This is a predicted structure of a 261-nucleotide part of an RNA (large-subunit ribosomal RNA, domain VI) from a Phycisphaerales bacterium. The sequence was found in a public genome assembly. The organism belongs to Phycisphaerales, within Bacteria. Its mean pLDDT, the model's own confidence on a scale to 100, is 85.
[in-house]
Context: one part of a larger RNA
RNA sequence: CGUUGCAAUAUUGACGGGAUACAAUCUUAGUACGAGAGGAUUGGAUUGGACGUACCCCUGGUGUGCCAGUUGGACCGCUCGGUCCACAGCUGGGUAGCUACGUACGGCAGGGAUAACCGCUGAAAGCAUCUAAGCGGGAAGCCCACCUGAAGAUAAGUAUUGCUUUGAGACCCCUAGGAGACUACUAGGUUGAUAGGCCGCACGUGUACGCGGAGAAAUCCGUUCAGCGAAGCGGUACUAACGGUCAAAGACUUCGUCGCG
Numbered sequence: 001c002g003u004u005g006c007a008a009u010a011u012u013g014a015c016g017g018g019a020u021a022c023a024a025u026c027u028u029a030g031u032a033c034g035a036g037a038g039g040a041u042u043g044g045a046u047u048g049g050a051c052g053u054a055c056c057c058c059u060g061g062u063g064u065g066c067c068a069g070u071u072g073g074a075c076c077g078c079u080c081g082g083u084c085c086a087c088a089g090c091u092g093g094g095u096a097g098c099u100a101c102g103u104a105c106g107g108c109a110g111g112g113a114u115a116a117c118c119g120c121u122g123a124a125a126g127c128a129u130c131u132a133a134g135c136g137g138g139a140a141g142c143c144c145a146c147c148u149g150a151a152g153a154u155a156a157g158u159a160u161u162g163c164u165u166u167g168a169g170a171c172c173c174c175u176a177g178g179a180g181a182c183u184a185c186u187a188g189g190u191u192g193a194u195a196g197g198c199c200g201c202a203c204g205u206g207u208a209c210g211c212g213g214a215g216a217a218a219u220c221c222g223u224u225c226a227g228c229g230a231a232g233c234g235g236u237a238c239u240a241a242c243g244g245u246c247a248a249a250g251a252c253u254u255c256g257u258c259g260c261g
Base pairs, nucleotide, nucleotide: 001152005163006162007161008160009159010158011157015149016148017147018146022048023047024046025045026044027043033038051106052105053104054103055102059100060099061098062097066093067092068091069090070089071086072085073084074083075082076081110144111143112142117137118136119135120134169246170245171244172243173189174188175187176186177185194240195239196238197236198235199234200233201232203229204228205227210223211222212221213220214219
């Protein structure tokens, strides 16, 4: 921009995309077959790896604004207590999130038309012949079915509802994130839990500072599951979500008809 009023919501499915795979074991059955050795077709059941999709409950990894220990140095006048630099200085752990090395699920079943191939009936051609008329079987392949995108499918679909200047709806803007390069998308905008703060809980680290006691001191013990804390959960308007702009049968012109002057 179009989709022939403007929107919101729910859909149909033209046409696309994806997946459709493999192995082993048990049983049928040591059966059929075979002199024996050996050893099925077929049907049923189970378990796997690989692959794919999703996810974070578990197990691991990461987790540079979490906690602790610690080496050398600088600084806060010194002690204590700290901050900073050295790969996050190093080391031990670790919430959320993200992840695989983790977890769950998937491939099925069924139908249709076929290829090679196998037939039934059967002439031309008194026989024969799957074919010429007619009928059937037949593949992990094809179509449907399964998962998924999809009406710019210009043949632009369908349904419901709302509004049509007495304004439906949308956007700018703001608070954000389950989203994200930016946009977009999504959740909110005081009729409010959207974000921050605060409170509580969970969770992480692992017993803070100060004080008291023991020791010559390093240090240890008690107060003390202490103190500190990121993203998690719940609550709470304390702070910030202020304010504005578009928007649909409208307007104008030409011709014809009617009425009036």